Context: one part of a larger RNA
Molecule: small-subunit ribosomal RNA, central domain
Organism: uncultured marine eukaryote
């Protein structure tokens, strides 16, 4: 690993990016034609054998003998634009020529060519992967042989029978990864020529080395052999696959409760002043605690202050989640859509690490209208440290830093590909009879309706060829007919997300994370 699981039984990090790792589109030699060899097999003959038959002939069978054809199977070899690496030496096999000999089968000799192989030099794309070989302790395993009396078992034995004799045995298989050694060229990588410093062929020139030969030993330059660098010409079909219903870029009109930042508007709540009126007003199941003739509650105008955005508001919308709803500027920024555009693999999913990440909650500013932990009263009750009232402090807003967790839920990772049927709905674009508003003075667009289509969202509704313990679900489907790529997670219920370490926090805590015990 083959070959489990992950909505709801254990269980997808809260979301994204992203190194490392893993994986990664198509394409390049294929076809075709002749020649030849093997093995086994097929077809058609023959000879030989065996049988039946007077005979013709007719059946059968073989490790028997030979002949042809062969489309079947494994191979070598040439041709179709098709290097199999070049070179120096050496050995030199089929075969061609010609000479001589012959017992007419062949021999011998000389010359040519060069298959093979042995030695040396100059060079080379590298692996994976698979085939066969070598190698690879023995016992042990598997497994021949063999009457340990059977058997585990051992490696013996067994025949003759007075000496002996054995062409007795002690087999064989499997031994997976690395190394060698061979044969393949699918498949998956990888390399080459683009500012040619590319290949060939010729041509000069600069260096370097130095073996024979010049009668002999020395020194010089040649020549002449083999490195290296370079000039200048030639040759060539001279060298850039294709442009992925993959990907990134550009470009246009759009689009949206996306984002910051400022600006603006609503009522409402509370509070203030001022006027009015006169006994209650709140709140409750019922009350009461509270407020009130020092005028509360109500009612009518001004103010103010801080929060919030009704109704439109929808099984719409945008955002990577978390989330986001007054108007209006301003900054950047996304997404689908169209385009005869650029690039040309740039992508995919991700240990490490980063960035955001409701609410509560910490620190320090501000601001505290309303609600309101904690606290206080008052009820209810056996009791009420609550459920209901009446105040109330932290909080709730905000700025500037922390904190990183939530039933952070679609309890459903993330990218591709297939599989069905429908009618809505937002966004782009593209068509079409028709309406219609503006522009008025008429046509062209253009907008808003209608009806299609086509791409990309949110989602539903019907079925089950499928799937599931079912509930159910166009994915939870293409799964015992199991294997498209990546990452993250579970393994009975407690103990326990606890104790211990380590780490990160100002602190609350968060992150990683047990075993004993017990069932």
């Nucleotide at each position: 690993u083959u070959g489990c699981a992950g909505u709801u039984a254990a269980a997808a990090a809260g979301c994204u990016c992203g190194u490392a790792g893993u994986u990664g589109g198509a394409c390049c030699u294929u076809g075709g034609g002749c020649c030849u060899g093997g093995a086994c097999g097929g077809g058609c003959g023959g000879u030989c054998c065996g049988c039946c038959u007077c005979a013709c002939g007719g059946c059968g069978u073989g490790u028997a003998c030979u002949g042809u054809c062969u489309u079947g199977c494994c191979g070598g070899g040439c041709c179709u634009u098709u290097c199999c690496u070049c070179u120096u030496g050496g050995u030199g096999a089929u075969c061609u020529g010609c000479u001589g000999u012959u017992u007419c089968g062949g021999c011998a000799g000389c010359a040519g060519g060069g298959a093979a192989c042995c030695a040396g030099g100059a060079c080379c794309u590298u692996u994976a992967c698979u085939u066969u070989g070598a190698a690879a302790a023995a016992a042990u395993u598997a497994g021949a042989g063999u009457g340990u009396u059977c058997a585990a078992a051992g490696c013996a034995g067994g025949c003759a029978g007075u000496u002996g004799c054995u062409g007795u045995g002690a087999a064989u298989a499997c031994a997976u990864u690395a190394g060698c050694a061979u044969g393949g060229a699918a498949u998956a990588a990888u390399g080459a020529u683009a500012u040619a410093g590319g290949a060939c062929c010729u041509u000069g020139g600069u260096u370097c080395u130095a073996u024979u030969u010049u009668g002999u030993u020395g020194g010089u330059u040649u020549c002449u052999a083999g490195g290296a660098c370079u000039u200048a010409g030639g040759u060539a079909a001279u060298g850039a696959u294709u442009g992925a219903u993959a990907g990134g870029g550009a470009c246009a009109g759009u689009u949206g409760g996306g984002g910051c930042g400022g600006u603006c508007u609503g009522u409402a709540u509370u509070c203030c002043a001022a006027a009015g009126c006169g006994a209650g007003a709140g709140g409750u199941g019922a009350a009461a605690u509270u407020c009130u003739u020092a005028g509360a509650c109500c009612u009518u105008c001004g103010g103010a202050a801080g929060a919030c955005a009704a109704a439109c508001a929808g099984c719409u919308g945008c955002g990577a989640a978390a989330g986001c709803g007054u108007u209006c500027c301003g900054c950047a920024a996304g997404g689908a859509u169209g385009u005869u555009c650029c690039c040309u693999u740039u992508g995919a999913u991700c240990a490490a690490g980063a960035a955001c990440g409701a609410a509560a909650g910490u620190u320090g500013g501000g601001g505290g209208a309303u609600c309101g932990a904690a606290g206080a009263c008052g009820a209810u009750c056996a009791g009420a440290u609550a459920c209901c009232g009446u105040c109330g402090u932290a909080g709730u807003c905000u700025c500037a830093a922390c904190u990183a967790u939530a039933a952070a839920c679609u309890a459903u990772a993330c990218c591709a590909g297939c599989u069905a049927g429908g009618g809505a709905u937002c966004g782009g674009c593209c068509a079409a009879c028709g309406u219609u508003a503006u522009u008025u003075c008429a046509a062209a667009c253009c907008g808003a309706c209608u009806u299609g289509g086509u791409c990309g969202g949110c989602a539903c509704c019907u079925u089950a060829u499928g799937a599931g313990a079912a509930a159910u679900c166009a994915a939870a489907g293409c799964a015992u007919c199991u294997g498209g790529g990546u990452u993250c997670c579970g393994g009975g219920g407690g103990g326990a997300g606890u104790a211990u370490g380590g780490u990160c926090g100002c602190a609350a805590g968060g992150c990683u994370g047990a075993a004993a015990c017990u069932u």